RNA sequence: GUGGCGAAAGGGUGAGUAAUACAUAGAUAACCUGCCCCCAACAUCGGGAUAACAAUCCUAACGGAUCGCUAAUACCGGAUGUGGCCUUGGAAUCGCAUGUUUCCUUGGUUAAACAGUGGGGACCUUCGGGCCUGCUGGUUGGGGAGGGAUCUAUGUCCUAUUAGCUUGUUGGUGGGGUAACGGCCUACCAAGGCGAUGAUGGGUAGCGGGCCUGAGAGGGUGGCCCGUCACACUGGGACUGAGACACUGCCCAGACUCCUACGGGAGGCUGCAGUCGAGAAUCAUUCGCAAUGGGCGAAAGCCUGACGAUGCGACGCCGCGUGGAGGAUGAAGGCCUUCGUGGUUGUAAACUCCUGUCACGGUAAGGGGAACCCAGGUAGGUUAAUAGCCUGUCCUGCUGACGUCCUGCCGAGAGGAAGGCCCGGCUAAAUUCGUGCCAGCAGCCGCGGUAAUACGAAUGGGCCGAGCGUUGUUCGGAAUCACUGGGCAUAAAGAGCACGUAGGCGGCGCGGUAAGUUCAAUGUGAAAGCCCUCGGCUCAACCGAGGAACUGCAUUGAAAACUGCCGUGCUCGAGGGCAGGAGAGGAGAGUGGAACUCCUAGUGGAGCGGUGAAAUGCGUAGAUAUUAGGAGGAACGCCGGUGGCGAAGGCGACUCUCUGGCCUGUUCCUGACGCUGAGGUGCGAAAGCUAGGGGAGCGAACGGGAUUAGAUACCCCGGUAGUCCUAGCCGUAAACGAUGGGCACUAAGUAGAGGAAAUCUCGAAUUUUCUCUGCCGGAGCUAAUGUAUUAAGUGCCCCGCCUGGGGAGUAUGGUCGCAAGGCUGAAACUCAAAGGAAUUGACGGGGGCUCGCACAAGCGGUGGAGCAUGUGGUUUAAUUCGACCAACGCGAAGAACCUUACCUGGGCUGAACUACGUUGGGAAUCUCCCCGAAAAGGGAGAGUGCCUUCGGGAACCCUUCGAUAGGUGUUGCAUGGCUGUCGUCAGCUCGUGUUGUGAAAUGUUGGGUUAAGUCCCGUAACGAGCGAAACCCUUGUCUUUAGUUGCCAGCGCGUAAUGGCGGGGACUCUAGAGAGACUGCCGGUGUCAAACCGGAGGAAGGUGGGGACGACGUCAAGUCAUCAUGGCCCUUAUGUCCAGGGCGACACACGUGCUACAAUGACCGGUACAAAGAGACGCAAGACCGCAAGGUGGAGCCAAUCUCCAAAACCGGCCUCAGUUCGGAUUGAGGGCUGAAAUUCGCCCUCAUGAAGCUGGAAUCGCUAGUAAUCGCGGGUCAGCCAUACCGCGGUGAAUACGUUCCCGAGCCUUGUACACACCGCCCGUCAAGCCACCGAAGCAGGGGGCACCCGAAGUCGCUGACCCAACCUUAGGGAGGGAAGUGCCGAAGGUGCCUUUUGUGACGGGGACUAAGUCGUAACAAGGUA
Repeated sequence: GUGGCGAAAGGGUGAGUAAUACAUAGAUAACCUGCCCCCAACAUCGGGAUAACAAUCCUAACGGAUCGCUAAUACCGGAUGUGGCCUUGGAAUCGCAUGUUUCCUUGGUUAAACAGUGGGGACCUUCGGGCCUGCUGGUUGGGGAGGGAUCUAUGUCCUAUUAGCUUGUUGGUGGGGUAACGGCCUACCAAGGCGAUGAUGGGUAGCGGGCCUGAGAGGGUGGCCCGUCACACUGGGACUGAGACACUGCCCAGACUCCUACGGGAGGCUGCAGUCGAGAAUCAUUCGCAAUGGGCGAAAGCCUGACGAUGCGACGCCGCGUGGAGGAUGAAGGCCUUCGUGGUUGUAAACUCCUGUCACGGUAAGGGGAACCCAGGUAGGUUAAUAGCCUGUCCUGCUGACGUCCUGCCGAGAGGAAGGCCCGGCUAAAUUCGUGCCAGCAGCCGCGGUAAUACGAAUGGGCCGAGCGUUGUUCGGAAUCACUGGGCAUAAAGAGCACGUAGGCGGCGCGGUAAGUUCAAUGUGAAAGCCCUCGGCUCAACCGAGGAACUGCAUUGAAAACUGCCGUGCUCGAGGGCAGGAGAGGAGAGUGGAACUCCUAGUGGAGCGGUGAAAUGCGUAGAUAUUAGGAGGAACGCCGGUGGCGAAGGCGACUCUCUGGCCUGUUCCUGACGCUGAGGUGCGAAAGCUAGGGGAGCGAACGGGAUUAGAUACCCCGGUAGUCCUAGCCGUAAACGAUGGGCACUAAGUAGAGGAAAUCUCGAAUUUUCUCUGCCGGAGCUAAUGUAUUAAGUGCCCCGCCUGGGGAGUAUGGUCGCAAGGCUGAAACUCAAAGGAAUUGACGGGGGCUCGCACAAGCGGUGGAGCAUGUGGUUUAAUUCGACCAACGCGAAGAACCUUACCUGGGCUGAACUACGUUGGGAAUCUCCCCGAAAAGGGAGAGUGCCUUCGGGAACCCUUCGAUAGGUGUUGCAUGGCUGUCGUCAGCUCGUGUUGUGAAAUGUUGGGUUAAGUCCCGUAACGAGCGAAACCCUUGUCUUUAGUUGCCAGCGCGUAAUGGCGGGGACUCUAGAGAGACUGCCGGUGUCAAACCGGAGGAAGGUGGGGACGACGUCAAGUCAUCAUGGCCCUUAUGUCCAGGGCGACACACGUGCUACAAUGACCGGUACAAAGAGACGCAAGACCGCAAGGUGGAGCCAAUCUCCAAAACCGGCCUCAGUUCGGAUUGAGGGCUGAAAUUCGCCCUCAUGAAGCUGGAAUCGCUAGUAAUCGCGGGUCAGCCAUACCGCGGUGAAUACGUUCCCGAGCCUUGUACACACCGCCCGUCAAGCCACCGAAGCAGGGGGCACCCGAAGUCGCUGACCCAACCUUAGGGAGGGAAGUGCCGAAGGUGCCUUUUGUGACGGGGACUAAGUCGUAACAAGGUA
């Protein structure tokens, strides 16, 4: 190199594929099958070439050309024909329609390799061999096994916003083709085939065994392993072959990569490794054919990235270790702390005694994967043969990649070996610090804005553990797509209503059948997996064996109740007939009266009309009003009724005609004829549309007038379309009973409408019964409300619909419509809800009842003036701080210093202050000097006390050290305590019981009554508590006791006079104890009640007056500056001392007051009468001085003793209405007092000055009786006082209240609610801003698909084949046959045009969602202020 076999297996991947696939069960009487096994028969005679090779040559390469030689199990021809195939005739058998199987028979046709090899006695030999024998191979045919092919049934995702698809399409005939049936292909003929049981189209996807999950039913999934299909750069094609239309074969086209000499060539890792890219992410360019398996070979053997191994990766599963026992000073350290002999980490550690897995070092005894093959031996078979070969057997020998892997032995030593997450709830486990809505966390709810168990850290704890968390995904929980196993009155959900097609469901019997159904048997349901049992690795994971299971499908047999089907009957469902009945049922035609408007005419004469009030409007050109006549259109009063009729919408004067349905009675007829109803069809209020009429009233739009901040509204004056009719569209409504239709069953009571029957007393009677319409209510149901024979109860049948809110009934597509628009109908995105029913509150420009100086009726004020005082603002170095309905003469019952917290300046720094301990010293204390503004600093002196056991000690001071101080700095939103307010309002609750699933309710509501939840009655409630009341204080009357400092009637003394004195207790009074008033009594009213009204008596009468007393709670109300206190902050200062200043400012504004504006007064003179208080650092009399403030002086008084101590009133005088004899601010001068000190900044007195102001706008306050008003007095604080304030006291002493409509507040009941931070609530829309996704859009860019045409590669098939050709024939010419080449049909890619679908992008346009504090209004929730 020729030839053979293999290369179609093994290995990879899931792009395509919704059926040429897969799964299950079948069929082939329509098929093929190399190698392997069995059976039968055979293997004869010849021939011509060609690779390799050699020579010459072309090419860059890949490759190729010419010439010469040669072999075969390569190729070719002839023979033989058991048999096969075709064919003629005949027979038998079977079946499943065509037909199958077998046998006989006629004619035709059809094969091969004596090729390879081992051994061999005789014989032959050209010495190759022939021949014999064994094995392998060859040919023909039959069978088998295994493999394949085709066909059938059933099953197999989403989408109808895909509803019609189809022309080789469906069938037939002839032909072709295939291994084979078949429109598989072709010609002709026919016009079929498929489809709501979803065709066709679109999207997605390999399928199954299985796997995950689940109680199951299901849901999800198809990685590893097994079966199967498809694919091999993309598309097309055939060749070879048993098998391919062939992963590492061929041809063509295309894209891409590479080489090139530019002419041309090469390539296909979705084989194993490996590289790059992409990505959140996925390994070694390892060892070996030792085993298993495959190919070839006779075999040795060769090949094998199949495979066996190892490596890397906690990727998963399983096993093991990181030590065990003892050990309390409960060590140190850490953390916490109530700071302690505290707790915890924790027997944990240290320490002591042990053990020796794993890892490590060493050793090399044993063991398995090894058995084959082969070699040797042996037994049997074949044979002529003890050669050889084959088969069996095993005593032996040979073979190991992994790998010193397993077992064993020796050594050393606790040594080399623990992390992750979490700790607010769900959910096991908490503290401290840091941070301060920052940083951050977060699965959901939600944490974080100075005390964070939620962030970060630490300590401690919890859970797992060589892992632990996170993310993603699937199932579960989720009965949350509900077959098992849900719903639709109000939560999402009944179609507006009916008729009816398909479909689903369907009355009472009999007979049959066996499709469904049930039972049994058989076959199948691969293996693996799951499950059970047993076994093998030390266990387990893993593996092996057996069983069960595989709930399925098919075949056969049996049963016949039920369903179906066939047949035959029945009458109760349904329908019809007959006899009656009621009705706004429908359609058409006609008729009528009232009202209204307009027109005409009369009367009449200034307004009418309209509203909350007005105006616009109409009217002297005669309105409104009224009378008469006429015209017109629309609607039909009373009857009239939760009455009637209709399927719903809906229907209302009367008459006639036509017409639908319903009810009752009869039981005469048919004989299940029924129910529902996807699509479909029809009807369908109002508004709207088209055309033509009509048009009185009303009346969108529009105009005008009002209202209003505005008013494109509500109200008013007008008014067009429309409303009406005819014809035709529209097709929607809160089209509602928010309740689909049908049938059956299931308590009572009552009313209305329409019939019928029976009975009697014959009626407006009673009873029964059918139909319809209501109410109430039991069981049941329901989340509750409710419903309840007219079901929302109990069942059956059928249809429609729902699946969180928003986006949105939107976009888009389709379809209908003249349009308006209807029907169908998403997604992105976004939220942690949206919603129902009921409950308790709160609220209402809801209702009812009732209170309060709430209004009203009165009296007096404030708001105007001046001043005082507080506040705001402004100013200031500082004007310290707090308080704002409930702050503002408040904290502050005393700011010149002090106070004082503020400012300026001067000082101090462990301190001005000390409960305590330590060291040393000194009594304490006082006086003086220097400097200084003082504080501070420096210095001098005096002084020696108390106790004593005589050592010393106690108090105090200085000093040292320790512990620590101090803060009127901050947070009242960390707090305690205290307080304000609602509110002295009558409420607020509990136990038990009962009701309700529950929240809750009841009680506490209701009827009366009260100041009162006060009391009575009623009552599923019965009781109780906190509040109210009472108890307490004070005041009003009386009695009694007691009489000093009080009192003085009688007796006595005394005085100018006085209770001054003796006395007295009678009175007043004081202050103790009692009495008294309780609706107790009478009358009336009332429910026989509670109670109310009137009366008597009484000092007082219905709580006698006043006070104290303030329920559950609300306001994050006030106060960290009374005090206390957590946290934070300052520490030579934010602490502390001192001087001075400020808190007292002043253009203004507000609150609270004082004084006034005068004659009810001012002034002058005279003259009475209180109460309650205070007084020793005090009150202070008489007296004297001073005009006075005050001073001198000091009796008396620690106070019923003394003192402070009255005014208005009353009497008299004067003033005479004026800015005054009112008013007193302001200012000047002179004084007094307190106090170190009155300048900033005190009070008082005298003289002088003599402002504003002549009764106060809008608005607003207090008060109901000893009150308001008015008059003075006292006290606290306090040196003094800015006090006109505050807290008390008494004197004089009114008016008015009809009443509850209104304003404010409150209580109870009820109602509505979208409020619950509770109406100062909630909440809507535009606009403006940011951000996100979406839709439309002139277009632009890409992908998929279809149709038509053009071009037409490779190639099969057909035709042609004049050119070429070894095998066969030949008469040597040629022929047969084959080939090249050409050509035709088909034909991929490509091109052109049109259409369709899908994606991206797009100026601009549109709405939507979302986003602490934007703008405008206020639409909704209450009667939401126009339901």